[in-house]
Context: one part of a larger RNA
RNA sequence: GGCUGACGGUGGAUACCUAGGCACGCAGCGGCGAUGAAGGACGUGGUUACCGACGAUAUACUCCGGGGAGUUGGAAGCAAACUAAGAGCCGGAGGUUUCCGAAUGGGGCAACCCUAUAUACUACUUGUUGAACACAUAGACAAGUCAGAGCCAACCCAGCGAAUUGAAACAUCUUAGUAGCUGGAGGAAAAGAAAUCAAACGAGAUUCCCUCAGUAGUGGUGAGCGAAGGGGGAAGAGCCUAAACCAAAUUGUUUACGAUUUGGGGUAGUGGGACAGCAAUAUCGAAUCUAUAGAGUAGACGAAGCAUUUAAAAGAUGCACCAAAGAAAGUUGAAGUCUUGUAGUCGAAACUUGUGUAGAUAGUAGCUGAAUCCCGAGUAGCAUGGAGCACGUGAAAUUCCAUGUGAAUCAGCCACGACCACGUGGUAAGGCUAAAUACGUCUGCGUGAGCGAUAGCGAACAAGUACCGCGAGGGAAAGGUGAAAAGAACCCCGUUGAGGGGAGUGAAAUAGAACAUGAAACCGUCAGCUU
Numbered sequence: 001g002g003c004u005g006a007c008g009g010u011g012g013a014u015a016c017c018u019a020g021g022c023a024c025g026c027a028g029c030g031g032c033g034a035u036g037a038a039g040g041a042c043g044u045g046g047u048u049a050c051c052g053a054c055g056a057u058a059u060a061c062u063c064c065g066g067g068g069a070g071u072u073g074g075a076a077g078c079a080a081a082c083u084a085a086g087a088g089c090c091g092g093a094g095g096u097u098u099c100c101g102a103a104u105g106g107g108g109c110a111a112c113c114c115u116a117u118a119u120a121c122u123a124c125u126u127g128u129u130g131a132a133c134a135c136a137u138a139g140a141c142a143a144g145u146c147a148g149a150g151c152c153a154a155c156c157c158a159g160c161g162a163a164u165u166g167a168a169a170c171a172u173c174u175u176a177g178u179a180g181c182u183g184g185a186g187g188a189a190a191a192g193a194a195a196u197c198a199a200a201c202g203a204g205a206u207u208c209c210c211u212c213a214g215u216a217g218u219g220g221u222g223a224g225c226g227a228a229g230g231g232g233g234a235a236g237a238g239c240c241u242a243a244a245c246c247a248a249a250u251u252g253u254u255u256a257c258g259a260u261u262u263g264g265g266g267u268a269g270u271g272g273g274a275c276a277g278c279a280a281u282a283u284c285g286a287a288u289c290u291a292u293a294g295a296g297u298a299g300a301c302g303a304a305g306c307a308u309u310u311a312a313a314a315g316a317u318g319c320a321c322c323a324a325a326g327a328a329a330g331u332u333g334a335a336g337u338c339u340u341g342u343a344g345u346c347g348a349a350a351c352u353u354g355u356g357u358a359g360a361u362a363g364u365a366g367c368u369g370a371a372u373c374c375c376g377a378g379u380a381g382c383a384u385g386g387a388g389c390a391c392g393u394g395a396a397a398u399u400c401c402a403u404g405u406g407a408a409u410c411a412g413c414c415a416c417g418a419c420c421a422c423g424u425g426g427u428a429a430g431g432c433u434a435a436a437u438a439c440g441u442c443u444g445c446g447u448g449a450g451c452g453a454u455a456g457c458g459a460a461c462a463a464g465u466a467c468c469g470c471g472a473g474g475g476a477a478a479g480g481u482g483a484a485a486a487g488a489a490c491c492c493c494g495u496u497g498a499g500g501g502g503a504g505u506g507a508a509a510u511a512g513a514a515c516a517u518g519a520a521a522c523c524g525u526c527a528g529c530u531u
Base pairs, nucleotide, nucleotide: 001530002529003528004527005526006525007524008523009522016480017479020451022448023447024446025445026444027443028442029440030439031151032150039100040099041098042055043054044053046078047077050074051073052059061094062093063092064091065090066089070082071081072080105114106113107112121148122147123145124144125143126142127141128140129139155186156184157183158182159181160180166173170220196203197202207234208233209232210231211230217225218224238432239431240430241376245264246263247262248261249260250259251258252257253256269410271375272374273373274372275369276368277367278366284363288360289359290358291357292356294353295352296351297350299346300345301344305319306318307317308316309315320337321336322326328340329339330338381405382404383403384402385401386400387399391417412427413426414425415424416423467474468473487515490502491501492500493499
């Protein structure tokens, strides 16, 4: 020096655990903000660095409920207090709420300065004024307004809009109207009551799902893209205007017509309405309002077991009991009967909700008519250029935009995939509309062939922390004594050290805080064999 064995050190794998996270489902809720938000800065405690809570009324104040013995947060100790005259704690409603921040009296290098008490700006309303230019208008000034602004995870609508990529290259095409940027809104949004489909039969607003169907089509007929009618379901709801005509007021002029405003009237495709005549006050009934059953935001009651063993019993043994409760968690090992609970039953002074129910209101009907009048115009259509439709210009309908042109009013007009005829369906150029659908920042509950500390969120711990970067931004590591601190009084070595040896606690200290288990690499001590 090597090998083997035993015993240690180091190290923190493994198995076990869970305080945290992940996914999904159900229900709720779906906003906050000039009455100053979101997010912060700085403060507030007897002692207070951090986190949480709170705001100069500052670890909190008031009231109304719940609850019933302790309390002064995480977080010990010391000190000092509060509490059956009901504290702490839980719920509801208020008050207070520094400074910054849309930040809004002015400024500014956010949390500060200056002035001195100012809704800064915009919008709307009202008033006072007031040019070029006579009336006027633009403009100016002032007052009023619970008007706007800013924040917010995804979902929604709209505007703008790529490229990598695929086509085995690449240009039309694709990726894709995606990513991204912007504007706007709501709890959903959008769409929506046929100028719709269909096909000779018929259906009857919209939305969503399954199918139709990878079909018909489209396509450098390449890569690819890709319907609709119909069928089956979820849900179900329909309405208001413009016009003709009537009335009133105001107003213009050519004095007989017009214009404007308000009210009535009226809303349709077996065409409807106006208008004329007849009849009648019924029926239905909201999506609006009120009330309310119910629900939510604290809670309450709630069955039944003891002994032996053990450090400790819930295990084992012995003998019992409850069950509308044998879900679960905790308790010194594995508990229906120890604790919290569970099944079941009950509960609100206050606030919120109330899609169900009741009432009220708005609204709501007919018959007959020859003629006359009305039925949404720079619109429809057409031409050219584009876009979007599954559809790349194609035979290209239907939809939308730009430019030009430019109708008809029911004997009308549009559609039925160029176009024409016949036939059929519908009634454009105004508007509103719940539900079924999408999403989850957030709250509650539940579940998991979901993770278990190199996993699961980046984060189970002072985590978006420490740290890095001028900045945008990047971004960790780090869990486990024990049932209970009973956390080692006292003695000894040592520098009043670190560390250790006794003693003591404990079931265990090779559980001693560098603390449960404690693998390997690596380092030793002792013994044997060997060079």

The part of an RNA shown here (large-subunit ribosomal RNA, domain I) has 531 nucleotides and comes from Calothrix sp. NIES-4071. Rfam family: Bacterial large subunit ribosomal RNA. Its family is annotated with structural constituent of ribosome and ribosome in the Gene Ontology. The prediction has a mean pLDDT of 84. Taxonomically the source falls in Calothrix (Bacteria, Cyanophyceae, Nostocales, Calotrichaceae).